RNA sequence: CAAGCCGGCUGGGUGUUCGCGAGCAGGGAACCCCCUGCUUGAGGAAAGUCCGAGCUGCGCAGAGCAGGGUGCUGGAUAACGUCCAGUGGGGGCAACCCCAAGGAAAGUGCCACAGAAAACAAACCGCCGGCCGGAAAGCCGGUAAGGGUGAAACAGUGCGGUAAGAGCGCACUAGGGACCAGGUGACUGGCUCCCUCGGUAAACCCCACCCGCAGCAAGACCAAAUAGGGGGAGGAUGAGGUUGCUCGCUGACUCCCCGGGUUGGUCGCUUGAGGUGUUGGGCAACCAACGCCCUAGAUAGAUGAACACCGUGAACAGAACUCGGCUUACGGGUCGACUUGCCGG
Repeated sequence: CAAGCCGGCUGGGUGUUCGCGAGCAGGGAACCCCCUGCUUGAGGAAAGUCCGAGCUGCGCAGAGCAGGGUGCUGGAUAACGUCCAGUGGGGGCAACCCCAAGGAAAGUGCCACAGAAAACAAACCGCCGGCCGGAAAGCCGGUAAGGGUGAAACAGUGCGGUAAGAGCGCACUAGGGACCAGGUGACUGGCUCCCUCGGUAAACCCCACCCGCAGCAAGACCAAAUAGGGGGAGGAUGAGGUUGCUCGCUGACUCCCCGGGUUGGUCGCUUGAGGUGUUGGGCAACCAACGCCCUAGAUAGAUGAACACCGUGAACAGAACUCGGCUUACGGGUCGACUUGCCGG
C1' cells in the first nucleotide's frame, strides 16, 4: 500500500426569525384561563412486538390430565430462547465465522424418482459350478468382489482364502461397549477385542428441566349521570368465579331483548434490577465497595418550520407503564486490535 476480519464511538453544527409540550417565577386576575421571563423536551434502533421480567388484577393460583416451551458443558443474571468461557462438528491459507448440538441399542412410522433390493431381506447385468447341447441359447444351484440405480445400498483398504466369492479369517482404520488416566463437566487420550448395527425425532414418541391466567384500554380513586325502568330465561337438586377438562375451593346472583343516562378529572407515570468515575475480585459475562449525577412524561397526543454559512434539498426512523435481551432498517464520518499478500529500510 492492497485485500480482508473483528470491535467501539458518532447519528449534523452555528446564527437569526416564528411556533409547540412540561415545570418554576412574576403579572392580569381570584379555581379554570391569558400574558411575560427562565429552565427543560426522542432513539441507536424510540421500530418489529419475537423472548424474559417487574408491576397490577383475578375468592393466593392446590392435585391430576391435556397443552406449550427449552435441549452439548460450566458459569453470569431478577429472569430468558440472552450473554460469557469452553467442548464437539462444519467453512476459510489466516485473522475469524457458522451450528435446534439430548435419545435411532424403548417402541411405532416414513424413505419420492430411479433401482433387483430402501432394512434383517433380496439379485437386473456379471462371476463360478453342474445339466443339456455341435455351438449359441436354455435350466438348476452358489455368490455378492465388479457394473448399473440412487440423496442414501447392510463398514473402508490390503493380504489370505475360494470353483467363484463373502468379516469367512487376519492386520490397520472407522463406529459402539467395558476398563484405566486427565478434566467440575461437555469431552479427550490410552488399552482391550466383547460387538459390526442405513437414514430420519423442525415424524409420532421417550428422557431431563421450566411454565397459573390476563394485561397500563392492567388497576385504584373522585366527580357527574341514573329508574336498579319494562319484558323474558336459568339458579342452594348449586348461578357465577377459579386454567381447556376433571376433582378440589368458593357460595347468589347470572344471561338475553327493549328503552334511557354518563362518556369529565386525578393517580398509576417515571428514582430505576438507573447512569457514571475510581478501586478491588473474576479469563470473561458480571459482581462488590465508595464518590458523583437526575435525564421527556403528552392524552387527539408537544419535541417543529424558514433562511444563511459550514463541500450539505444526506440515512433509517419518532416515546405512550417500565426494564433486560433478540431481530430488522440505516447516508456519511471516525478510532482501535488482528490476518494475508506485495514493496521499501
Background:
Bacterial RNase P class A from a Bacillota bacterium, 345 nucleotides, folded computationally. Rfam family: Bacterial RNase P class A. By type it is a ribozyme. Rfam describes the family as follows. Ribonuclease P (RNase P) is a ubiquitous endoribonuclease, found in archaea, bacteria and eukarya as well as chloroplasts and mitochondria. Its best characterised activity is the generation of mature 5'-ends of tRNAs by cleaving the 5'-leader elements of precursor-tRNAs. Cellular RNase Ps are ribonucleoproteins. The coordinates come from a structure-prediction model, not an experiment, and the mean pLDDT is 75. Taxonomically the source falls in Bacillota (Bacteria, Bacillati).